[in-house]
Predicted 3D model of a 113-nucleotide RNA (c-di-GMP-I riboswitch aptamer) from Firmicutes bacterium HGW-Firmicutes-8. Model confidence (mean pLDDT): 80 of 100. Lineage of the source: Bacteria > Bacillati > Bacillota.

This record gives sequence, C1' cells and structure tokens, in this order.
RNA sequence: UCUUGCUAAAGGCAAACCUGCUGAAAAGCGGGGGCGCAAAGCCGUGGGGCUAAGCAAAAAGCGACUGCUGCAGCCGCCGGUCGCUAAAAUGGUAUGAUUUCCAGGUUAUCAAG
Repeated sequence: UCUUGCUAAAGGCAAACCUGCUGAAAAGCGGGGGCGCAAAGCCGUGGGGCUAAGCAAAAAGCGACUGCUGCAGCCGCCGGUCGCUAAAAUGGUAUGAUUUCCAGGUUAUCAAG
C1' cells in the first nucleotide's frame, strides 16, 4: 500500500419504543433505551421509495355573447365560447427530507493474508 473481516483487543455508533423542542409534513435535534452495525463515520452524486407547504389543473358558482327556431305560453331551461372567483378531499409536482434503502465518492481503528 492492497485485499479480507474468521478470531480477538481498545473503542465507536444506536433500531423499535417513551419523552421535550423544531417543522405543513416527511423528518431532524436533545434525553432515556438497545434491535443491530467493520464504516450504522462523512458527502444528497445516481437510482428506488417518503412527504406536498407552495404551485399548476379542476368541481361548483357569477357575468357577457351566442345557438341549425335545441325545448318552451311567459319568466326561463339546455348547449357552446370568453372572462372572473375557485374551498375540502383525491390525483399531479421537490425546490424538502432520507447516508441504518441500494449504489457511488471520500476518510479512518485493529487484526489476518
């Protein structure tokens, strides 16, 4: 220096869950707690999945114009076009998070070869 992680040794990290704070959420940070991890150290670079604040579209509504005389005794109804407003849920969307999803990059302890 490279490969490997059976055996150790010194250590390190910390799942679920509980709790406080932040956030629209996903999730993150702190405390407790340990399922596990040879990179479960770091980097959002690629892929997969997660969330949907915001954004776009759109239901319904209102106004105007219009219709082979479409319906109709009248008021009107119905269809089309344009403009305005447009909530909740669902669906769409990352610029959001995730490195303990996979891959990649990068740094590192010990041991064996």